Model confidence (mean pLDDT): 76 of 100. Predicted 3D model of RNase P RNA and transfer RNA as a complex of 435 nucleotides. It holds a member of the Rfam family "Bacterial RNase P class A".
């Protein structure tokens, strides 16, 4: 210098003026201070909080799945193992079990999990044939037998390569490799390494399922209170052998309870923002994170505020021009609604740090 | 704001333990008729909303995104 990998951050700035929404002061006029984000988004997970007659058990359903740790909790994060991609920095992984069972593997193919289509080999028996007439050779057939080397089909064909062996073959035997089991050593563990053994039992669990672990349900339009309004109306179920208990069942608990239709009101207050939160430092820990100390207070609407205009500067685009000048347009994605921790998705342009590879120079 | 359902031919909808997608209406051509309708015969049609993943193979299974619809005090 070029190409790349990982991480952190900014994402228009300043001033004036006119508004909008809360808060505080004031009798009022008015004054003071504050007012979107890294994702406020998708609502995909996990919690806090609130209600459900809030409890216990079973069953079902759902989620999750290498190991160890962190956390309020998680499907998140950190560290490690194994497998895979890349020359490397480094990145990716839904990564338990197919030897518990059931089902599936279309078409093709003999056969898709127990099988022989072609082929190869054997057969004192059968038929035909040759001649050197023999305990000879060859060919064919077979409802006889062996084989899984080779061909062919397929996404996938019964461990792979090489050698020995055999009638032909085959882990039948041997060497190496892959896999399985046992044992020893290291590690908390996933796992790794050595030795020994027999020779291997296809794929798919993002099919059902099995195993381990976790989960009661609903959600701030939850819910509580005040005010207002009204016909506490009509129909049905059951009268403790019933109904409810937010998937179902049982025990327990509650009871004039439950369901449907119809009518009225449709205002206000609380929940509501001070929080498992933010910033800085120290200590422990590889890290995630934890503990302690100090500091600041920084949105709270309810048809839903956070905006418009002007000036200067910055950046981008187009025209003109290529030093530039003038005038014009634009400023990424997007916008709180109970709160918090994550994940995912969107994002113009720009800044910084660490590392890798290649080339050149000292 | 919160919760739920769906997206397949021009329209309305099926599809199912994953094996290459169908019905009705509509459309086009022909027959019948003097001409039309009805009827009969034949025919075509699809990015199964999009992008990834699992699988030999995905409309179907899984994740993310987009769009449409419904409910609530």
């Nucleotide at each position: 210098u070029a190409a790349g990998u990982g991480g952190a951050c900014c994402g228009g700035a300043c001033g004036g003026u006119c508004g909008c929404c809360g808060c505080g002061a004031g009798a009022a006029a008015u004054c003071g201070a504050g007012g979107a984000g890294g994702a406020a988004a998708g609502u995909c997970c996990g919690g806090g909080c609130u209600c459900c007659a809030c409890a216990g058990g079973g069953u079902g359903a759902g989620a999750u799945g290498c190991u160890g740790g962190g956390u309020a909790a998680u499907a998140c994060c950190c560290a490690g193992g194994a497998g895979g991609g890349g020359u490397a920095a480094u990145c990716c992984u839904a990564c338990g079990g197919a030897a518990a069972g059931u089902g599936c593997c279309a078409c093709a193919g003999a056969a898709a999990c127990a099988u022989a289509c072609c082929g190869c080999c054997u057969c004192a028996g059968g038929a035909c044939u040759c001649u050197u007439u023999a305990u000879g050779g060859g060919u064919c057939a077979g409802c006889a037998g062996g084989u899984a080397a080779g061909g062919g089909u397929g996404a996938a064909a019964u461990g792979g390569u090489g050698g020995g062996g055999u009638a032909a073959g085959a882990g039948c035997c041997c060497a190496c490799c892959a896999g399985c089991g046992g044992u020893c050593a290291g590690g908390u563990g996933a796992c790794u390494g050595g030795c020994c053994g027999g020779c291997u039992g296809g794929g798919a669990a993002a099919a059902c399922c099995c195993c381990g672990u976790c989960u009661g349900g609903a959600g701030c339009a939850a819910g509580a209170c005040c005010a207002a309004a009204u016909a506490g109306g009509a129909g049905g179920a059951c009268u403790g052998a019933a109904g409810g208990u937010a998937g179902c069942c049982c025990u327990g608990c509650c009871u004039g309870u439950c369901c449907u239709c119809g009518g009225g009101u449709u205002g206000g207050u609380c929940g509501c923002u001070g929080a498992a939160g933010c910033c800085g430092g120290a200590u422990g820990g590889u890290a995630a994170c934890a503990u302690c100390c100090g500091g600041a207070u920084u949105a709270g609407a309810u048809g839903g505020a956070u905006g418009g205009c002007c000036g200067u500067c910055g950046c981008c685009c187009g025209a003109u021009u290529u030093g530039u000048u003038c005038g014009g347009g634009g400023c990424a994605c997007a916008g709180a609604a109970c709160c918090c921790g994550g994940c995912u998705u969107a994002c113009a342009g720009g800044u910084c740090c660490a590392c890798u590879u290649a080339a050149u120079c000292c | 704001g919160c919760c739920g359902a769906g997206g397949u031919a021009g329209c309305u909808c099926a599809g199912g333990u994953g094996g290459u997608a169908g019905a009705g209406c509509a459309g086009u051509g022909g027959a019948c008729u003097g001409a039309a309708a009805a009827u009969c015969c034949a025919c075509g049609u699809g990015u199964c909303a999009g992008c990834a993943g699992u699988u030999c193979g995905a409309c179907u299974c899984u994740g993310c995104u987009c769009c449409u619809c419904g409910g609530c005090a």